The prediction has a mean pLDDT of 82. Predicted 3D model of a 74-nucleotide RNA (transfer RNA) from Candidatus Nanoclepta minutus. Rfam family: tRNA. It is annotated as a transfer RNA. Its family is annotated with triplet codon-amino acid adaptor activity in the Gene Ontology.
RNA sequence: GGGCCCGUAGCUCAGCUUGGUAGAGCAUCGGGCUCUUAACCCGAGGGUCGGGGGUUCAAAUCCCCCCGGGCCCG
Numbered sequence: 001g002g003g004c005c006c007g008u009a010g011c012u013c014a015g016c017u018u019g020g021u022a023g024a025g026c027a028u029c030g031g032g033c034u035c036u037u038a039a040c041c042c043g044a045g046g047g048u049c050g051g052g053g054g055u056u057c058a059a060a061u062c063c064c065c066c067c068g069g070g071c072c073c074g
Base pairs, nucleotide, nucleotide: 001073002072003071004070005069006068007067010026011025012024013023020057028044029043030042031041032040050066051065052064053063054062
């Protein structure tokens, strides 16, 4: 220098193919249960979807550039 993959909640990831309300588990917080704790049950909060631009009525999703990480080739 070239190619491919990844970046979404505090953590691990799904959703992208086929554009249409941003989700799950764990964690955190509140409540229930219990003599108490754990476990279990119910609920809540938490997101510039890596950054910028474009297309579109509408973009996490499609297109372009850039940044970070990984692998391969030279």